[in-house]
This record gives sequence, C1' cells and structure tokens, in this order.
RNA sequence: AAAUGAAAAGGCAAACCUAGCGAAAGUUAGGGACGCAAAGCUAUGAAUCUAAAGCUUACUAAGCUAUGAUUGUCAGGCUGCAAUGU
Repeated sequence: AAAUGAAAAGGCAAACCUAGCGAAAGUUAGGGACGCAAAGCUAUGAAUCUAAAGCUUACUAAGCUAUGAUUGUCAGGCUGCAAUGU
C1' cells in the first nucleotide's frame, strides 16, 4: 500500500409503532433490530418511485412530464476503524 474482516474496540439501523413535515413518492425525531466491512459522505451515470404545478384528451376521469424522491437498487467519486496473514 492493496486485498481481507480471524480477533479486539466500536459504528450504523430494515420491517413495524408513535409524533411531525410533504400533494405524493418519501423524509425528520424517538422506540425497535432484519441485516451491513463502508448500511460513512456525495443525486455524478443508470435504474426505480411519485406527479403538486404545467400540458393534452374521448373530460367529475385518464394520459404525459422532474425542477421532486430513493445512496439499505446497481455503479462512479471522496473519506474512514483493526492489523491475523500476504
């Protein structure tokens, strides 16, 4: 230094519940642990989700659209703990 995560010290926190924010997707805080060696940060690429506003129509409905969202969907970029072994 890279790979690795045996050991040690730790870390994060799914579903669900409660309260709040949001039109929604979702998100914040608390509880809670399914799991995670980056389940740390980043919305940069792809993918997926939503459609308030806008547009369209055969119009009390339907369709299109991201400037919205997901980093615990997959990658990219940046950063980090330990030191058995190479």
Model confidence (mean pLDDT): 83 of 100. c-di-GMP-I-GGC riboswitch aptamer from a Clostridiaceae bacterium, 86 nucleotides, folded computationally. It was read from a public genome assembly, where an Rfam model found it. The model forms 90% of the base pairs in the Rfam consensus.